RNA sequence: AGGUAGAGGUCGCAACUUUUAAGAGUAAUUACUAGGAGAGCCCGGAGCUUUAUGAUGAGUAAUGAAAGGGAAAGUUGCCGAAGUGUAAAUAUCCGGAAUAUUUAUGCUGGGCGUAUAGCUAAGAACUAUGCGACUGUCAUCGUCAGAUGGAGGGCUACUU
Repeated sequence: AGGUAGAGGUCGCAACUUUUAAGAGUAAUUACUAGGAGAGCCCGGAGCUUUAUGAUGAGUAAUGAAAGGGAAAGUUGCCGAAGUGUAAAUAUCCGGAAUAUUUAUGCUGGGCGUAUAGCUAAGAACUAUGCGACUGUCAUCGUCAGAUGGAGGGCUACUU
């Protein structure tokens, strides 16, 4: 230097299935009332659809969801597991924004708590940044109790 196999954590990471809380008496549909010109995804343009046989929006009544995300249980694959920033390309009529996939590159050992901001229906969850203690690993020091520091391209074992 190469290869193989492992460890961290009792909430290790991710995916799938079932059940369930919330979403929500919300969106949407129908009827009625008032009203009177536009309305149709985030914005603008183009096109299309719809509207005085009364639109969007508002009120009343009736009917009444779903998705992403959460919780519990189970199964599967794993230990840069995975997540995320930036840039580029592709997809959605055009441009921007957003979403998804791929490539390049950077950051993060792991979970927890907390503050700010974002996202969200949301005090949940998630993301980014900062702070805090805990924990695993390696190095150095040591009065052998511990202390300091580093990062996963690392660490341990075996093997060529």
This is a predicted structure of a 160-nucleotide RNA (Lysine riboswitch aptamer) from Lachnospira multipara.
Its mean pLDDT, the model's own confidence on a scale to 100, is 81.
Rfam family: Lysine riboswitch aptamer. Its family is annotated with lysine biosynthetic process in the Gene Ontology.